RNAcentral holds the sequence, with entries from ENA. Predicted 3D model of a 72-nucleotide RNA (transfer RNA) from a Patescibacteria group bacterium. Rfam family: tRNA. From the family's description: Transfer RNA (tRNA) molecules are approximately 80 nucleotides in length.

RNA sequence: GUUUCCGUGGCCUAGGGGAAGGGCGUCCGGCUCUUAACCGGAAAGUCACAGGUUCGAGUCCUGUCGGAAACG
Numbered sequence: 001g002u003u004u005c006c007g008u009g010g011c012c013u014a015g016g017g018g019a020a021g022g023g024c025g026u027c028c029g030g031c032u033c034u035u036a037a038c039c040g041g042a043a044a045g046u047c048a049c050a051g052g053u054u055c056g057a058g059u060c061c062u063g064u065c066g067g068a069a070a071c072g
Stems, first nucleotide, its partner, number of pairs: 001071007010024004018055001026042005048064005
């Protein structure tokens, strides 16, 4: 340099054009003599950035940025 893949809460990860779910973690409560474990609840997402298509985009298209791999 070329090609391909990836970018989603603090971390990991799912997501089919009708608007984001799970696990871990954090906080609150229950249980317990207490802690852990277990149970219930809550908070936390400009979906990397900017455009485009669409009534509607995390999802489709283009460009940029960052990461990884292969080739040279």